[in-house]
Context: one part of a larger RNA
RNA sequence: GAGCGAACGCUAGCGGCGGGCCUAACACAUGCAAGUCGAGCGGGGAGCAAUCCCAGCGGCGGACGGGUGAGUAACACGUAGGUAAUGUGCCUCAAGGUGGGGAAUAACACCGUGAAAACGGUGCUAAUACCGCAUAUGUCGAGAGAUGAAAGCAGCAAUGCGCCAUGAGAGCAGCCUGCGUCCGAUUAUUUAUUCCUAGUUGGUGAGGUAAUGGCUCACCAAGGGUACGAUCGGUAGCUGGUCUGAGAGGAUGAUCAGCCACACUGGAACUGAGACACGGUCCAGACUCCUACGGGAGGCAGCAGUGGGGAAUAUUGCGCAAUGGGCGAAAGCCUGACGCAGCCACGCCGCGUGAGUGAUGAAGGCCUUCGGGUUGUAAAGCUCUGUCGGGAGGGAAGACGGCGAAAGCCUGACGGUACCUCGCAAGAAAGCACCGGCUAACUCUGUGCCAGCAGCCGCGGUAAUACAGAGGGUGCAAGCGUUGCUC
Numbered sequence: 001g002a003g004c005g006a007a008c009g010c011u012a013g014c015g016g017c018g019g020g021c022c023u024a025a026c027a028c029a030u031g032c033a034a035g036u037c038g039a040g041c042g043g044g045g046a047g048c049a050a051u052c053c054c055a056g057c058g059g060c061g062g063a064c065g066g067g068u069g070a071g072u073a074a075c076a077c078g079u080a081g082g083u084a085a086u087g088u089g090c091c092u093c094a095a096g097g098u099g100g101g102g103a104a105u106a107a108c109a110c111c112g113u114g115a116a117a118a119c120g121g122u123g124c125u126a127a128u129a130c131c132g133c134a135u136a137u138g139u140c141g142a143g144a145g146a147u148g149a150a151a152g153c154a155g156c157a158a159u160g161c162g163c164c165a166u167g168a169g170a171g172c173a174g175c176c177u178g179c180g181u182c183c184g185a186u187u188a189u190u191u192a193u194u195c196c197u198a199g200u201u202g203g204u205g206a207g208g209u210a211a212u213g214g215c216u217c218a219c220c221a222a223g224g225g226u227a228c229g230a231u232c233g234g235u236a237g238c239u240g241g242u243c244u245g246a247g248a249g250g251a252u253g254a255u256c257a258g259c260c261a262c263a264c265u266g267g268a269a270c271u272g273a274g275a276c277a278c279g280g281u282c283c284a285g286a287c288u289c290c291u292a293c294g295g296g297a298g299g300c301a302g303c304a305g306u307g308g309g310g311a312a313u314a315u316u317g318c319g320c321a322a323u324g325g326g327c328g329a330a331a332g333c334c335u336g337a338c339g340c341a342g343c344c345a346c347g348c349c350g351c352g353u354g355a356g357u358g359a360u361g362a363a364g365g366c367c368u369u370c371g372g373g374u375u376g377u378a379a380a381g382c383u384c385u386g387u388c389g390g391g392a393g394g395g396a397a398g399a400c401g402g403c404g405a406a407a408g409c410c411u412g413a414c415g416g417u418a419c420c421u422c423g424c425a426a427g428a429a430a431g432c433a434c435c436g437g438c439u440a441a442c443u444c445u446g447u448g449c450c451a452g453c454a455g456c457c458g459c460g461g462u463a464a465u466a467c468a469g470a471g472g473g474u475g476c477a478a479g480c481g482u483u484g485c486u487c
Base pairs, nucleotide, nucleotide: 001487002486003485004484006483007482008481009480010479013351014350015349016348017347018346019344020343021309026307027306028305030304031303032302035060036059037058040057041056043054044053045052046051067262068261069260076181077180078179079178080177081176082175083174086173087172088171091169092168093167094166096164097163098162099133101131102130108123109122110121111120112119113118138147139146140145152161153160154159182234183233184232195225196224197223200222201221202220203219204218205217206216207215237259238258239257240256241252242251243250244249264285265284266283267282268281287298288297289296290295315341317340318339319338323337324335325334326333327332354384355383356382357381364375365374366373367372389424391422392421393420394419398414401410402409403408431476432475433474434473435472436457437456438455442471443470444469445468446467452459453458
C1' cells in the first nucleotide's frame, strides 16, 4: 500500500446491488419446513340428490431440495484413464406380450387389555395388494435340459393412460488405477535387514455382492510396507476459486458452484431402482419431558425464534405471482427450495447536504511588531434551481398460464412499490482523524519529568509547532479513525 463474513470509538441524509453465529457439531419452548393420487380398491359419515368429508389397503415421492464441517491426511478431493468386473425408478427409441385360475387381509362389526402410548381375539370384504398354472425373444448350461412375466383404469365410442419381458440411448451411480495434495525424525539405537504389519502379503477353494477383490471364511505358503520417510503424533473437509504480488510465489477455502462426510452419541439392518436413510425402524447410552410407577415420548448442523458462549452476526414477516421440485389425466394440492419484504453504514457503487452574485473585505473569534493580518466571498443581502424531503393525482413491467364451444372471464407476494405529472420549499441533511521527523498540515494559552503522549525515533524538569484547550490548517468524507488478521 492492498484486502476482510470483521469488531470497537465518534458520527450519520437517501438509494441500488450484495453480505450477515468465524465462538458451544452447546441445549432447545412454540409454529411451520413432504406430501400427493377417488381416473388402483373396499368401506364409514353428511346430504333428498348432485356432491363433499374421513381414515384404511394400494401406488409414486419421502435417497431430491435445505443445513452443517464434527470426523477424515484418505482413491476423500483434483486431474487423466479403466470397468470384457457392474447397476439403474422416472424419461426417449425399437420390436413383442398383456391367456386362464386361486387364497388371503386392513378398513368395518363385535368382544377384550391399558392411565396413556398402544395392543390382542373372533367374523366379513376389495384391488393396479398377494400366490400358483400357461406361454415368451430372456437367464443358466458344452449339451440334454432347467428356470422364468404381466393389471387394469377412464371414456358412449374413437382413443388415452397404464402393466410385463427384451434390446438400445440419455442422465445418474458403484468399483479400480497413474499422478498431485500440510507439519514433526526430539516419531526409525548402531546404515545396521532398522522399524511397522497376523487377514498381515500371496495362492487354492468356498461364501457374499449389481460387480472385482482378504470383502468374509477354511487350508497352504511367508510374505508385504519403509530413509524417494513406512509407522506414530499433530493439524485440516477437498476443489473451481478468493486475497496479495510485476511475476515467481505466499496466504486462504465466507457468500456462489462441484465433490465428500455427518444428522443427540455409538451400533445395526429393513424397505427400496437408489439409504444403512436429517424431520424412517431397531438396540444401547447420555440428556429432557409425561405417568395411575406397570410403562411411554423426544432429537432445529431445515426456516424463524429462545437460553448459553462470545468482541461479534438479523424477523417466531408475506407469497406460491415467478423459477424449480413432488404427486395427479387434469383441475389442483404441497413446497421456510425459491421469490420478496423487515433489521444492521457490514461491504461496493451512485446521489445529496445547494447554485450564481456579493468588499463597508461587516460583526465576532484568533494572532499581532498595535501598523495590521487571518477566519474570508466565507456570512448577511439579492437572483435562481429542486436531486433529496414532505403534499396531491396517475401508476407498472415482471404473465406465462387456467377455465370456456365461443364471446369472454380469472390470475402479482413484492406494492399503491418503482416510475410519471402537478404544485410547496434552501427549507431536515457533516463528520472523523491528524498537523515534531518518517508524513500533507502552526500559532497562542495552560501545564512544568507533573498531568499526559507514543507505530518507530522519542516528547514533558517555565517561552513545549510532540501533553491539554483554542484559533488556524491538512487529509479523507456518510463516513473517519483504532484494533485484529493476510500478502
This is a predicted structure of a 487-nucleotide part of an RNA (small-subunit ribosomal RNA, 5' domain) from an uncultured Pseudomonadota bacterium.